Molecule: transfer RNA
Organism: Sordaria macrospora k-hell
RNA sequence: GGCCGUUUGGCGCAACGGUAGCGCGUUACUUUCCGGUGGUAAAGGCUCUGGGUUCGAGUCCCAGGAUGGUCG
Numbered sequence: 001g002g003c004c005g006u007u008u009g010g011c012g013c014a015a016c017g018g019u020a021g022c023g024c025g026u027u028a029c030u031u032u033c034c035g036g037u038g039g040u041a042a043a044g045g046c047u048c049u050g051g052g053u054u055c056g057a058g059u060c061c062c063a064g065g066a067u068g069g070u071c072g
Stems, first nucleotide, its partner, number of pairs: 001071007010024004018055001026042005048064005
């Protein structure tokens, strides 16, 4: 340098073009003599960046960035 994959809460992952969900973790309450476990609830993401298409984009298109793999 060419090609391919991956970029989404703190972490790991979802999401037929239609108000972004799940698990873990965190916090509060509850349960317990205390802790753990269990139960209930809450907070936490303008979806890597900039454009474009569309009534509407995490999703499609273009350019760029980061990262992994592969070929030379």